[in-house]
RNA sequence: CGCGAUGGUCGCGGGUGCGGAAACGCGCUCGAGGAAAGUCCGAGCUCCACAGGGCAGACUGCCAGGUAACACCUGGGCGCCGAGAGGCGACGGACAGGGCCACAGAAAACAGACCGCCAUGUGCGCAAGCAUGUGGUAAGGGUGAAACGGUGGGGUAAGAGCCCACCGCCCCGAGCGCAAGCAAGGGGGCACGGUAACCCCCAGUCGGAGCAAGACCAAAUAAGCGGCGAGGUGCGGCCCGCACCGACCAUCCCGAGCGCAAGCGAGGGAAGCCGCGGGUAGGUUGCUUGAGGCGUCCGGCGACGGCCGUCCCAGAGAGAUGACCAUCUCCCGCAAGGGAAACAGAACUCGGCUUACGGCCU
Numbered sequence: 001c002g003c004g005a006u007g008g009u010c011g012c013g014g015g016u017g018c019g020g021a022a023a024c025g026c027g028c029u030c031g032a033g034g035a036a037a038g039u040c041c042g043a044g045c046u047c048c049a050c051a052g053g054g055c056a057g058a059c060u061g062c063c064a065g066g067u068a069a070c071a072c073c074u075g076g077g078c079g080c081c082g083a084g085a086g087g088c089g090a091c092g093g094a095c096a097g098g099g100c101c102a103c104a105g106a107a108a109a110c111a112g113a114c115c116g117c118c119a120u121g122u123g124c125g126c127a128a129g130c131a132u133g134u135g136g137u138a139a140g141g142g143u144g145a146a147a148c149g150g151u152g153g154g155g156u157a158a159g160a161g162c163c164c165a166c167c168g169c170c171c172c173g174a175g176c177g178c179a180a181g182c183a184a185g186g187g188g189g190c191a192c193g194g195u196a197a198c199c200c201c202c203a204g205u206c207g208g209a210g211c212a213a214g215a216c217c218a219a220a221u222a223a224g225c226g227g228c229g230a231g232g233u234g235c236g237g238c239c240c241g242c243a244c245c246g247a248c249c250a251u252c253c254c255g256a257g258c259g260c261a262a263g264c265g266a267g268g269g270a271a272g273c274c275g276c277g278g279g280u281a282g283g284u285u286g287c288u289u290g291a292g293g294c295g296u297c298c299g300g301c302g303a304c305g306g307c308c309g310u311c312c313c314a315g316a317g318a319g320a321u322g323a324c325c326a327u328c329u330c331c332c333g334c335a336a337g338g339g340a341a342a343c344a345g346a347a348c349u350c351g352g353c354u355u356a357c358g359g360c361c362u
Base pairs, nucleotide, nucleotide: 001358002357004328005327006326007325008324009323010322012031013030014029015028016027017026018025019024033343037354038353040352041351042350043349044348045210046209047208048207052240053239054238055237057206058205059204060203061202062076063075064074065073066072077091078089079088080087081086092201093200097199098198099195100194101193114141115140116137117136118135119134120133121132122131123130124129149167150166151165152164153163154162168190169188170187171186172185175182176181214285215284216283217282224276225275226274227273228272231245232244233243234242251270252269253268254267257264258263292311293310294309295308297306298305299304329340330339331338332337
């Protein structure tokens, strides 16, 4: 960037104009992707009566920007990978505390002597040397993912930052940079393992549920039955607060029974929760004008933003977006001729990420 373009004929769906009482007819016009996938993030929108606070929980984690926002993007810093263009990042804290580091190994955190090296005593031996005790040692070898700094030199009985040079590490730090950071130079012989996609600490962010959200109309059913009930309800859990509904009084409704009737009237219901059972699941809407697309110019390293101009570019509803012909383009083939290719179909919408691919560029 996505394998089609143009014209015509027929067939579907939307919009619109005309005709028609309507059904419908005719004309014009539009009609599936870069990923429409995954449902992993972020939102718009809808509902939870209105406005709050806290806990728990979840997420993010270098700096500076972009954005409606983000766990995304851009630029930079640090670390790592790559021959390179470039790529990756769970990138705050191990001196707040806890946990873990299997096996192997002498020893895995302020540890340790298996093989060794050195000095010396004793025994054996012609000698070289062998065995053993005491003392010193951790430079060499071995184990391991990792062994308490590295290389070289001096020194030592043999060694060791024991001393020195350079590096590493710790501290101070001119200067540069908005910052993260980089860093000239100086001082110090200097130990102070790892792990936080383990618990945790720190900083920041966050209501929840979702278009099968909701709204309206029509219709139907059995104040349906039973239990609890004075308190209860209000975004998923808890607490505070606030508001509303209820109990009590009153009112209203249902009402066994009595009465010719008028009436009287036991008892019950009306917040909310739980269980059983019954009816309806039909239609309209939400539903596409948007944080929208394209273009010139301006600002910016860039992501992106701004002014101006221009365009309308699917809204299906069991779910439309197709078939044929011709020409061109592209691919295969010497030609004749054949083909339209990989991953793959919108379902409220948008910004991302991830995955699946065909080609081009670097």
Record summary: Predicted 3D model of a 362-nucleotide RNA (Bacterial RNase P class A) from a soil metagenome.